[in-house]
Context: one part of a larger RNA
RNA sequence: UGACGGGGGCCCGCACAAGCGGUGGAGCAUGUGGUUUAAUUCGAUGCAACGCGAAGAACCUUACCUACUCUUGACAUCCAGAGAAUCUUCCAGAGAUGGAUGGGUGCCUUCGGGAGCGCUGAGACAGGUGCUGCAUGGCUGUCGUCAGCUCGUGUUGUGAAAUGUUGGGUUAAGUCCCGCAACGAGCGCAACCCUUAUCCUUGUUUGCCAGCACGUAAUGGUGGGAACUCCAGGGAGACUGCCGGUGAUAAACCGGAGGAAGGUGGGGACGACGUCAAGUCAUCAUGGCCCUUACGAGUAGGGCUACACACGUGCUACAAUGGCAGAUACAGAGGGCAGCGAAGCUGCGAAGUGGAGCGAAUCCCUUAAAGUCUGUCGUAGUCCGGAUUGGAGUCUGCAACUCGACUCCAUGAAGUCGGAAUCGCUAGUAAUCGUGGAUCAGAAUGCCACGGUGAAUACGUUCCCGGGCCUUGUACA
Numbered sequence: 001u002g003a004c005g006g007g008g009g010c011c012c013g014c015a016c017a018a019g020c021g022g023u024g025g026a027g028c029a030u031g032u033g034g035u036u037u038a039a040u041u042c043g044a045u046g047c048a049a050c051g052c053g054a055a056g057a058a059c060c061u062u063a064c065c066u067a068c069u070c071u072u073g074a075c076a077u078c079c080a081g082a083g084a085a086u087c088u089u090c091c092a093g094a095g096a097u098g099g100a101u102g103g104g105u106g107c108c109u110u111c112g113g114g115a116g117c118g119c120u121g122a123g124a125c126a127g128g129u130g131c132u133g134c135a136u137g138g139c140u141g142u143c144g145u146c147a148g149c150u151c152g153u154g155u156u157g158u159g160a161a162a163u164g165u166u167g168g169g170u171u172a173a174g175u176c177c178c179g180c181a182a183c184g185a186g187c188g189c190a191a192c193c194c195u196u197a198u199c200c201u202u203g204u205u206u207g208c209c210a211g212c213a214c215g216u217a218a219u220g221g222u223g224g225g226a227a228c229u230c231c232a233g234g235g236a237g238a239c240u241g242c243c244g245g246u247g248a249u250a251a252a253c254c255g256g257a258g259g260a261a262g263g264u265g266g267g268g269a270c271g272a273c274g275u276c277a278a279g280u281c282a283u284c285a286u287g288g289c290c291c292u293u294a295c296g297a298g299u300a301g302g303g304c305u306a307c308a309c310a311c312g313u314g315c316u317a318c319a320a321u322g323g324c325a326g327a328u329a330c331a332g333a334g335g336g337c338a339g340c341g342a343a344g345c346u347g348c349g350a351a352g353u354g355g356a357g358c359g360a361a362u363c364c365c366u367u368a369a370a371g372u373c374u375g376u377c378g379u380a381g382u383c384c385g386g387a388u389u390g391g392a393g394u395c396u397g398c399a400a401c402u403c404g405a406c407u408c409c410a411u412g413a414a415g416u417c418g419g420a421a422u423c424g425c426u427a428g429u430a431a432u433c434g435u436g437g438a439u440c441a442g443a444a445u446g447c448c449a450c451g452g453u454g455a456a457u458a459c460g461u462u463c464c465c466g467g468g469c470c471u472u473g474u475a476c477a
Stems, first nucleotide, its partner, number of pairs: 001477002003474003007471007015461002019425005026316008034307002042053002064302007073125001077124002079121003083117001086103002089100004107114002127291002130289003136285002138280003141276001143274001148187006154163003167178003193268004198236006208225002212223003239262001242256005318418001322377007334365003339358002344353003384415001389410007431453007
């Protein structure tokens, strides 16, 4: 000087407390451990692994296993030889592949040849998701959006170092003020950026419709209008600016006015010096080591989907603030051409048929759902709950057996609110309700986004956890 303390002081955080809803019990989905297996590819492992890499394993993917095959190779550059490229058909085979057969002579040209493509051959080489993240780059997590981490000069000390950065206040903040052997500065904080909340202005139709007409069963449907809404460019606006009080006359804090918004208005992007030899050699790159008729490459089938069990994360429930039936209202944000696909018709339905319109403020996905109104059920393993299983189908796709999603009929399991323990959340939040998107042929209860309805509680900082500053002890570095 640090680190540590079941030392002290001050302070903060959904850290506790106060509340609301969960997890832990059930069924299922999904990930992991374990076990099994020919293989169940690999990685991630306290917080910070476990709906994680994977924004989507039937084949492919795919790295694993079995079998059958290839050896200058599936891919790149170079050399030589013969050939246009390429297309058709047949045979063997699970296919890779092997054999046979027919068509075909292109482009540029200085007529020497060249470009491109496939075939054969030789070797330089290719190739490796093989090992090492404890050899590395890059990227990322975490402490933590915590308020810290440092430097120059000066000064103090023999020196390691200290000072500044401590102190008195204050702040979300090393934020600011005052003081001070310090004076300044840098990386962080904040601001600058995006979005949202109000207003003004400008501008366009595919958007809008107040007023004036026309028309319809109805609809901005039509003429028209340029007010309003919306869209997207520019600007205004919030700065403790104003008033009162407290304070040290400071910084600031408390209250108030005006205002759409008030003291960082809400949200996002943004992550200092460093820590964990944290994670990743399987995104990529890369040193070293290793394989080279195989640890490389191709194909078919299987596996990654196994199942006594254990754990994590979720979904659906156990019901009446509910289930079912009928009627009916109101979003936002997205996506669409190998696409979204309307009306109509068929089917109980998944869906089929159909093909209008739309590269989309025009058309489509697209009926939002919870809500509201009416009826029914009456506390029951039920008109709750929907697992499981049988049958019949639809769709995607060469192909749904291993192993897809969905529909209909039948079946109707566990489950009556969950032990010890444990998680999230402070406001348009929690809770609850539906909607869209990426990936994607198909395949979400996951992920990312969108809006609708919309709470309760916070006395307080003694305690638990994590963190910051000062100080103290230490046989630790």
Predicted 3D model of a 477-nucleotide part of an RNA (small-subunit ribosomal RNA, 3' major domain) from Salinivibrio sharmensis. The full RNA is in RNAcentral, with records from ENA and SILVA. The coordinates come from a structure-prediction model, not an experiment, and the mean pLDDT is 84. Its Rfam family is "Bacterial small subunit ribosomal RNA".